[in-house]
């Protein structure tokens, strides 16, 4: 340099171009003599960025990482 794959919540993963979900974790409450377990509820995220589109996590560019080739 070329190609492939990947980048989303603290972690592990979903997500037909049309309001971004779940498990674990975390916080609050209930229960309990205390804690754990259980139940109910909440907070929390699209890679620094740019473009296409009425509308982008999704398509294109860019960046980063891994792998393969050279």
């Nucleotide at each position: 340099g070329u190609g492939u794959u990947a980048g989303u919540a603290g972690c592990u993963u979903a997500u037909a171009g049309g309001u971004a979900a779940a498990g674990c974790g975390u916080c609050u409450g209930a229960c309990u003599g205390u804690g754990g377990a259980u139940c109910a509820g909440g907070a929390g995220a699209a890679g620094a960025g740019g473009g296409u589109u009425c509308g982008a996590g999704u398509c294109c560019c860019c960046c980063u990482a891994a792998c393969a080739c050279c």
Molecule: transfer RNA
Organism: Muribaculaceae bacterium